[in-house]
Context: one part of a larger RNA
RNA sequence: CUGGGCGUAAAGCGCACGUAGGCGGCCUUUCAAGUCAGAUGUGAAAGCCCCGAGCUUAACUCGGGAACUGCAUUUGAUACUGUUGGGCUUGAGACCGGGAGAGGAUAGCGGAAUUCCCAGUGUAGAGGUGAAAUUCGUAGAUAUUGGGAAGAACACCAGUGGCGAAGGCGGCUAUCUGGACCGGUACUGACGCUGAGGUGCGAAAGCGUGGGUAGCAAACAGGAUUAGAUACCCUGGUAGUCCACGCCCUAAACGAUGGAUACUAGGCGUAGGAGGUAUCGACCCCUCCUGUGCCGCAGCAAACGCAUUAAGUAUCCCGCCUGGGGAGUACGGCCGCAAGGUUGAAACUC
Numbered sequence: 001c002u003g004g005g006c007g008u009a010a011a012g013c014g015c016a017c018g019u020a021g022g023c024g025g026c027c028u029u030u031c032a033a034g035u036c037a038g039a040u041g042u043g044a045a046a047g048c049c050c051c052g053a054g055c056u057u058a059a060c061u062c063g064g065g066a067a068c069u070g071c072a073u074u075u076g077a078u079a080c081u082g083u084u085g086g087g088c089u090u091g092a093g094a095c096c097g098g099g100a101g102a103g104g105a106u107a108g109c110g111g112a113a114u115u116c117c118c119a120g121u122g123u124a125g126a127g128g129u130g131a132a133a134u135u136c137g138u139a140g141a142u143a144u145u146g147g148g149a150a151g152a153a154c155a156c157c158a159g160u161g162g163c164g165a166a167g168g169c170g171g172c173u174a175u176c177u178g179g180a181c182c183g184g185u186a187c188u189g190a191c192g193c194u195g196a197g198g199u200g201c202g203a204a205a206g207c208g209u210g211g212g213u214a215g216c217a218a219a220c221a222g223g224a225u226u227a228g229a230u231a232c233c234c235u236g237g238u239a240g241u242c243c244a245c246g247c248c249c250u251a252a253a254c255g256a257u258g259g260a261u262a263c264u265a266g267g268c269g270u271a272g273g274a275g276g277u278a279u280c281g282a283c284c285c286c287u288c289c290u291g292u293g294c295c296g297c298a299g300c301a302a303a304c305g306c307a308u309u310a311a312g313u314a315u316c317c318c319g320c321c322u323g324g325g326g327a328g329u330a331c332g333g334c335c336g337c338a339a340g341g342u343u344g345a346a347a348c349u350c
Stems, first nucleotide, its partner, number of pairs: 004321003007304002012318001014201004021194003025088004031082001033081002035077008049065006091191001092188002094185005103177007110154001114150008125136002162169002206247006215241002220236004258317006266295011299306002323350003332343004
């Protein structure tokens, strides 16, 4: 280097955009770089291999041949790859018309609940648990009625429903804005796929500055439980949770399954759209496209299972793995305010 792999055994980067690079549709033309064929030169000798000879044989030595699969020059071939020119429309994009959606950002608004404050009624309990106690309450609690304030989250609808690249997104309205899908077209004409570095996004927790703080609640305090109880249970309670701006960059970031394209039985749902049949119209029924589920054949698989949303059959590109522990540690580099992240060993040991 080749060979083997990556759902669960080690192994798919958390996700995207994209540079270099790799790979790339149909027809035709040019060149002949790759490729193929021939020739010439070279490829030292020895050795290896074949044939023969010489020491009594062998080892050994000598002679001849083959080989040296390579390189260079040159002459040709032109199917494939490449190059040049021209053309095409199916890949990709564009345009027009639609409907769907918790996609994103900003602003405003709403009701229920909770807590607190004020006032009324009202009286001795309330709360909490397995049982209790800490706790609250005659300075009038709990309960209930009226009024007010605040912050956070949005019941029902709600659905193996929808949208988004992933993280994720759920009250209502407005403004701005991204993407996908369906139908149509007389447009462009390969503009494509992937993507080392790079850039951006990236739950929660955490950090910085300034706000905010109703509920919940690490830490902490108390009460219980217990042999103990630095816990589970209870009463409190601060960071935090919320907002703005700036960092952090990690997750069982999971479908534990990278992206793209093509092909390969069916059955039953579901969501968005289009068409057909029929009809006054709609529903029903049927077909197609796109997404999302369940079951299941071939095939695959160690099995479990996967199975047109593949883990099947193939091609292209990237990432990653190579026994367990030591260890995602040490050292160094880079990044970070820090916490730490990222890259990432070895000795030793089984």
The part of an RNA shown here (small-subunit ribosomal RNA, central domain) has 350 nucleotides and comes from a metagenome.